[in-house]
The prediction has a mean pLDDT of 76. Predicted 3D model of RNase P RNA and transfer RNA as a complex of 477 nucleotides. Rfam match: Bacterial RNase P class A. Rfam classes the family as a ribozyme.
């Protein structure tokens, strides 16, 4: 210098003018309440002043939690949904960190839904002989027979084509996949048939918390793939969501009209029965209710709280490889409800396009114009994913050049 | 703001691991003197990007688009 890997950060800056939304203080004004009253308390409006005002993703709403209400009563079984190597972190997670195993890359490094297929069921289209305790199309080998050719005096021998009966699973062919791989021996030809190495399975020993790794022995190979097919195993999970929920105001309102049907008991108000809900079932419990069908309908056009001190930010120290945890100090930092956080100007920064000018004509310099992303909190927080003009920093790898 | 569904030719609409039906519309042909009706034939259809699998419209994720429900008293 070129090419690349990983991690972190910023995401326009400064000033002026004009605005917007909360909050605090002061002053004025008005309303309500208390008081005999001065005055006090609370709210609205106006003015002035102080301080604050979008993001790294505020997004998608994909996970997890806080919070709120309902179920919160029991229990068991059955469902349903999710997660899935090991250890750790955390409020919790499907997230994060560190490892293990597998795969990719020369390398830095990256990727993996990575439990179980010797519990069962199912599927494996087409092609192919055979697709699951499989199979023989071509082929290889042996035997018998027929024909032809050659040899022999002859019995017969050799070769070739074909048919039949057997053996084989080497080789070819089909396929995503064909019941271990390579080599040597062996054989009529072959084959774990035998042997060596590799793979696989079982057992033992050693190391490691563990996933797993290393070593030794035995077994001649049984056990194809798919579980993001059903399933099995282990673990986790009650439901809804701030439009949750609470309070206030107002109102012809705690709904009304018509039709049909409305079990039993008594002490006349209840009980039993019945219906609905609490995921399903069973028993019990709790709550609500006459049942079914048709038709009709009020108010505000609303206000307050929830709602901004939190798993909070920043700095330092300590523990830990790290995620993270602990301690100390310091700071208070958006709360709108058609919804504020903006606009203009100047200077600077960046730009591969356009115009003009200059020279020493180049990947040059200057001036002007234009442009500067993705995107906008809505109860909050932790993650994931996706979008993003441009820029900065650090660590590392490979190559080339120079010394 | 929150929750829940869906996306298959021009339109409607089945299929849920193995060549995506069917109807309407459109185009061509047959029939007819000409038409209608009828019959035959035709076309780059699974929103998009990845993953699992031998194989994906289907199974699993991410994104894009469309639709529906829930607003106070209650």
């Nucleotide at each position: 210098c070129c090419a690349g890997a990983c991690g972190g950060c910023c995401g326009g800056a400064u000033g002026g003018c004009c605005g917007c939304c909360g909050u605090c203080g002061c002053g004025g004004u008005u309303c309500g309440g208390g008081u005999c009253g001065a005055c006090c308390c609370g709210g609205g409006c106006c003015g002035c002043g102080g301080g604050g005002g979008a993001g790294g993703a505020a997004a998608g709403u994909c996970c997890g939690g806080g919070c709120u209400c309902c179920a919160c009563g029991g229990a068991a079984a059955c469902a349903c949904g999710g997660u899935g190597c090991c250890g750790g972190g955390u409020a919790a997670u499907u997230c994060c960190c560190g490892g293990c195993g597998g795969g990719g890359g020369c390398g830095a490094c990256c990727c993996c839904a990575g439990g179980g297929a010797a519990a069962g069921u199912g599927c494996c289209a087409c092609a192919g002989a055979g697709a699951g305790c499989a199979g023989a199309c071509c082929g290889c080998c042996g035997g018998u027979c027929c024909a032809c050719g050659g040899g022999g005096c002859g019995a017969c021998c050799c070769g070739u084509c074909g048919a039949c009966c057997g053996g084989c699973a080497a080789g070819g062919g089909u396929g995503a996949a064909a019941g271990g791989g390579u080599g040597c021996g062996g054989u009529a030809a072959g084959a774990g048939c035998g042997c060596a190495c590799c793979g696989c399975g079982c057992c033992c020993c050693c190391g490691g918390c563990g996933a797993c790794g290393g070593g030794g022995g035995c077994g001649g190979c049984a056990c194809g793939g798919c579980a993001a097919a059903c399933c099995c195993c282990a673990c986790c999970g009650g439901g809804a969501g701030c439009a949750a929920g609470a309070c206030c105001a107002a109102g012809u309102a705690g709904g009304g009209a018509c039709g049909a049907c409305a079990g039993g008991c008594c002490g006349a108000g209840g009980c039993c029965a019945g219906g609905c809900g609490c995921g399903u079932u069973u028993c019990c419990g709790c709550g609500c209710c006459g049942u079914c069908g048709u038709c009709c309908g009020g108010g505000u056009c609303g206000g307050u709280c929830g709602c901004g001190c939190g798993a909070g930010g920043c700095g330092c120290c300590c523990g830990g490889c790290a995620a993270c945890g602990g301690g100390c100090g310091u700071c208070c930092c958006a709360g709108a409800u058609g919804a504020a956080u903006g606009g203009c100007c100047a200077u600077c920064c960046c730009g591969a396009c356009c115009g003009c000018g200059c020279c020493g004509c180049g990947u040059g310099c200057g001036c002007g114009a234009c442009g500067g992303a993705c995107a906008g909190a809505a109860c909050c927080c932790g993650g994931c994913u996706u979008a993003c003009a441009g820029g900065c920093c650090g660590u590392c790898u490979g190559g080339c050049g120079u010394u | 703001g929150g929750c829940c569904c869906g996306g298959u030719g021009g339109c409607a609409g089945a299929g849920u691991g193995g060549c995506u039906a069917u109807g309407c519309a459109g185009g061509g042909g047959a029939c007819u003197g000409c038409a209608a009706a009828u019959c035959c034939c035709c076309g780059u259809a699974c929103g998009u990007c990845g993953g699992u699998u031998c194989g994906a419209u289907u199974c699993c994720g991410g994104c894009c688009c469309g639709g529906g429900c829930c607003u106070c008293c209650a």